Context: one part of a larger RNA
């Protein structure tokens, strides 16, 4: 040197552990804000960090738990409170510095200057200091008020209201592209991603100008089906219905018009006539109302408004039943004898606990906030006949061109949406039934609200896991969106275990220290804090061979 071995460092893999994640499930919240949020800076302690908490600052103040011991994480020092009930929970309050939507004005956020008002302070002349006020844009409302006479524009004052932020989950608006088509251009990806806008606890949608077929159905949304069907399609790649059935769920309503009155204004040949407001009528497709007559005022409905009961939440309590001996460092372990159970879920306790400590079954409970929303009330909410007039939502519907949604690519293309243009009808009337025309059928568009079935989870409980178990599981078990990296948008780690309990090694040598040997502490110090197991690669020490 090389192999074996056998003992070390080094290292930190492995079983074990769990403080953290992850998934789902039921409830519960579904918003917070100019009463200044979300997020910040700075301050407040013996205090550098985290937390808390604002110049009243590790806190104040009432109410109610709670019952010995407290002054956070923190295990130290000083000092000090607490059975006259602290400290700790739980409601309700008071403060709550500055930045920030940030709003008196700036501004290079946590700084800088102001104005009015009242009130204090001093050195009586200027200065300080406390309060409350003052952006902006909408609505209503009053005063005012140009060119211009009436007016209007503007202007000023009050008020209320909006403004930011927040995961997804709607619902408009704009809207790729890689891709696939084994190239690519219609197509596809996708009306996806991505941007804007806007709201809600959910949104949209929603009460037939619908389907259906000669039988019916009866508003709208979801889900299973119908069907990978029928059709669409460089008939390529690929897109892909609906009707009917079967479930949740249930719920219907209000105008606009005609016709009556009231007014207001302007005309007017003083009869009255236009236009506007209010109120009454009305609301429909077996057309239906208006007008003319006739009844009837009930039962019964309710989404409005007033009411607020049980009952649940935000601290909590009560809550059976084991001793002894044996080994050990310690019994929960084993042995012996017992109990308890509406409780043998679980955690913890020096090794494995139904009777030891939390707690489990069961059972109580709130002054004070918050939920809930029943009884009750009020308010709405009726019908028969007649048929001559009237009324039934116009630059609307159709149509023409151009586009875009419907599964459907312009197609034989109906439906619905949009632009230019053009432009009806009023029940003898309109649409609608897949070019178009009859025939029959269905329906009433051009105004509007509407629970519930639906969708989601930033967040609060609670409960479960053939989920992970420190290279896993969130990126983050540990002071992580930190350290670090970047001019920035961004990017983004590593890193957990002493021991039951610090009992964390007093004292003694070595040594500048660092280490380190004795003492002592434990069950163990080969647990010594660079701390529980401690593999490997890697370095050594001894020792056998072999060169």
């Nucleotide at each position: 040197g090389g192999c074996g071995c056998a003992c070390g460092g080094u290292g930190g893999a492995u079983a074990c552990c769990u403080a953290g994640g992850c998934a789902c499930a039921c409830a519960g919240a579904g918003g917070c804000g100019a009463u200044g949020a979300a997020g910040g800076g700075c301050g407040c302690g013996c205090u550098a960090c985290c937390g808390g908490c604002g110049a009243a600052a590790c806190g104040c103040u009432g109410c109610g738990g709670g019952g010995a011991g407290c002054u956070g994480g923190a295990c130290g020092a000083a000092a000090g409170c607490g059975u006259u009930g602290a400290u700790c929970c739980g409601c309700a309050g008071g403060u709550a510095c500055c930045c920030g939507a940030a709003u008196g004005g700036g501004g290079c956020a946590a700084c800088c200057c102001g104005g009015c008002a009242a009130g204090g302070c001093u050195u009586u002349a200027a200065g300080c200091c406390u309060u409350g006020u003052c952006a902006c844009c909408c609505u209503u409302a009053g005063c005012u008020g140009a060119a211009u006479c009436c007016g209007u524009a503007g202007g000023c004052u009050a008020a209320g209201g909006g403004g930011g932020c927040g995961a997804a989950c709607g619902c408009g608006g704009c809207g790729a592209a890689c891709u696939g088509a084994a190239a690519c251009a219609u197509c596809u990806u996708a009306g996806u991603a991505g941007c804007c806008g806007c709201a809600g606890g959910a949104a949209a949608a929603g009460a037939a100008a619908a389907c259906a077929a000669c039988c019916g159905u009866g508003a709208u949304u979801u889900c299973c089906u119908u069907a990978g069907u029928a059709g669409c399609g460089g008939c390529g790649a690929g897109c892909g219905a609906a009707c009917g059935g079967g479930a949740a769920a249930g719920a219907g309503c209000c105008u606009a018009a005609a016709c009556c009155g009231c007014u207001u204004a302007g005309c007017u040949a003083c009869g009255g006539c236009u236009a506007g407001g209010c109120g009454g009528g009305g609301u429909c497709g077996u057309g239906g109302g208006a007008c003319g007559g006739c009844c009837a005022u009930c039962a019964g409905g309710u989404a409005g408004c007033c009411g607020g009961a049980a009952g649940g939440c935000u601290a909590g309590g009560c809550g059976a039943a084991g001793c002894a001996g044996c080994u050990g460092g310690a019994a929960u372990g084993c042995u012996g004898c017992a109990c308890c159970a509406g409780a043998g879920a679980a955690g913890g306790u020096g090794a494995a606990a139904g009777u030891c400590c939390u707690g489990u079954a069961g059972c109580c409970g709130a002054a004070a906030g918050c939920u809930g929303g029943a009884a009750g009330g009020c308010g709405c909410c009726g019908g028969c006949c007649g048929g001559a007039u009237c009324c039934c939502g116009a630059g609307u519907a159709g149509c023409a061109c151009g586009g875009g949604a419907c599964a459907g690519g312009g197609g034989a293309a109906a439906u619905c949406c949009c632009g230019u243009g053009u432009g009806a009808a009023u029940c003898g009337g309109c649409g609608a039934g897949a070019a178009c025309c009859a025939u029959c059928u269905c329906g009433c568009a051009a105004g509007g609200c509407u629970a519930a079935a639906u969708a989601c989870u930033c967040c609060u409980g609670u409960g479960u896991g053939a989920c992970c178990g420190a290279u896993a599981g969130u990126g983050a078990a540990c002071c992580a969106g930190u350290a670090c990296c970047g001019u920035g948008a961004g990017g983004g780690a590593a890193a957990g275990g002493u021991g039951a309990a610090a009992a964390g090694a007093a004292c003694c040598c070595c040594g500048g220290g660092a280490g380190g040997g004795g003492a002592g502490u434990g069950a163990a110090a080969g647990a010594g804090a660079g701390c529980a197991u401690g593999a490997a690669a890697c370095c050594g020490u001894g020792u056998g061979c072999c060169u």
Predicted 3D model of a 547-nucleotide part of an RNA (large-subunit ribosomal RNA, domain I) from Synechococcus sp. O70.1. Its mean pLDDT, the model's own confidence on a scale to 100, is 86. Its Rfam family is "Bacterial large subunit ribosomal RNA". Lineage of the source: Bacteria > Bacillati > Cyanobacteriota > Cyanophyceae > Synechococcus.